Small-subunit ribosomal RNA, central domain from an uncultured bacterium, 351 nucleotides, folded computationally. The full RNA is in RNAcentral, with records from ENA and SILVA. Its mean pLDDT, the model's own confidence on a scale to 100, is 89. It matches the Rfam family "Bacterial small subunit ribosomal RNA". Gene Ontology terms of the family: structural constituent of ribosome and ribosome.
[in-house]
Context: one part of a larger RNA
RNA sequence: UUGGGCUUAAAGCGUACGUAGGCGGAUCUGCAGGCGUCGUGUGAAAUCCCCCGGCUCAACCGGGGAACUGCACGGCGAACCGCAGGUCUUGAGAUCGGUAGGGGCGGUCGGAACGAUAGGUGGAGUGGUGAAAUGCGUUGAUAUCUAUCGGAACGCCGAAGGUGGAAACAGGCCGCUGGGCCGAUUCUGACGCUGAGGUACGAAAGCGUGGGGAGCGAACGGGAUUAGAUACCCCGGUAGUCCACGCCGUAAACGAUGCGCACGUGAUCGAGGAGGUUCUGACACCAUUCUCGGUCGAAGUAAAAACGAUGAGUGCGCCGCCUGGGGAGUACGGUCGCAAGGCUAAAACUC
Numbered sequence: 001u002u003g004g005g006c007u008u009a010a011a012g013c014g015u016a017c018g019u020a021g022g023c024g025g026a027u028c029u030g031c032a033g034g035c036g037u038c039g040u041g042u043g044a045a046a047u048c049c050c051c052c053g054g055c056u057c058a059a060c061c062g063g064g065g066a067a068c069u070g071c072a073c074g075g076c077g078a079a080c081c082g083c084a085g086g087u088c089u090u091g092a093g094a095u096c097g098g099u100a101g102g103g104g105c106g107g108u109c110g111g112a113a114c115g116a117u118a119g120g121u122g123g124a125g126u127g128g129u130g131a132a133a134u135g136c137g138u139u140g141a142u143a144u145c146u147a148u149c150g151g152a153a154c155g156c157c158g159a160a161g162g163u164g165g166a167a168a169c170a171g172g173c174c175g176c177u178g179g180g181c182c183g184a185u186u187c188u189g190a191c192g193c194u195g196a197g198g199u200a201c202g203a204a205a206g207c208g209u210g211g212g213g214a215g216c217g218a219a220c221g222g223g224a225u226u227a228g229a230u231a232c233c234c235c236g237g238u239a240g241u242c243c244a245c246g247c248c249g250u251a252a253a254c255g256a257u258g259c260g261c262a263c264g265u266g267a268u269c270g271a272g273g274a275g276g277u278u279c280u281g282a283c284a285c286c287a288u289u290c291u292c293g294g295u296c297g298a299a300g301u302a303a304a305a306a307c308g309a310u311g312a313g314u315g316c317g318c319c320g321c322c323u324g325g326g327g328a329g330u331a332c333g334g335u336c337g338c339a340a341g342g343c344u345a346a347a348a349c350u351c
Base pairs, nucleotide, nucleotide: 003323004322005321006320007305008304012319014201015200016199017198021194022193023192025088026087027086028085029084030083031082033081034080035077036076037075038074039073040072041071042070049065050064051063052062053061054060091191092188093187094186095184096183097182098181099180103177104176105175106174107173108172109171110154114150115149116148117147118146119145120144121143125136126135162169163168206247207246208245209244210243211242215241216240220236221235222234223233258318259317260316261315262314263313266296267295268294269293270292271291272290273289275286276285277284300307301306324351325350326349333344334343335342336341
């Protein structure tokens, strides 16, 4: 609980879709619920306020008035909100024609590297480090060549680059498929924005069942270092990392910045379109043409750092969240989960 806030001080839900609700374009006509105005009734007395009066004053008391900002009914008004009906196209969507892209899913193929197995050459070391040692090696290692097998990841291109709602997405080709942008202005005619609950998606790790396992590698074993060394370094190495299906639902899920719309000097770079110029042309150039990604900056904002048409500027709509530090994102309860745990979320006490 009003207010003030939420990049960094406490505070934007990880992201989207969407229910209720809130909010909503231009114009015409009508209704009269809201709204405005007038009237009537009522709004007990006391109290409060104003005027006058009575106790010598005051408190107190008496009289009169006002007020009681409310409620009900009726008349009038029709700008605005609302409701009903009609019209419209600029919001929104659709259609047609183009276009860029690691957007998603499935399939298939490839080369480099690595490891293993078999064979050839070869014959004493190799590996590793600051230096070593553990390790590997005459049952022939390391090195080198050939063949085969295996799993994982895709160098250069590659970028301040692209795509996606976020998480995220990169070898080539094929198939299926979502979205964006540009141009035309053909159609619908406000169909819109947000979104409590809800639903879906959601890195890594982790869990279940089954597979797979090259490299790497929690745990673990060993070697060093050290006063010690449950570490950093070295030699090994299991889960895991990979695949299928099912869970989990978290993160510095970050731009630490919710979404949408409108408005308000610019400069410059990159990406995708459309337009214009050059006889054609890769291309180049031009223009305040649209969209996306960056940098710098006017005004303005900000405690400052900074932000600055990608706002943290100026406004509007809707949602989420904050309200001193610790206790504590904990306990309890509820709910979800196989579990790990998640979500919701205090208090005592203390400073």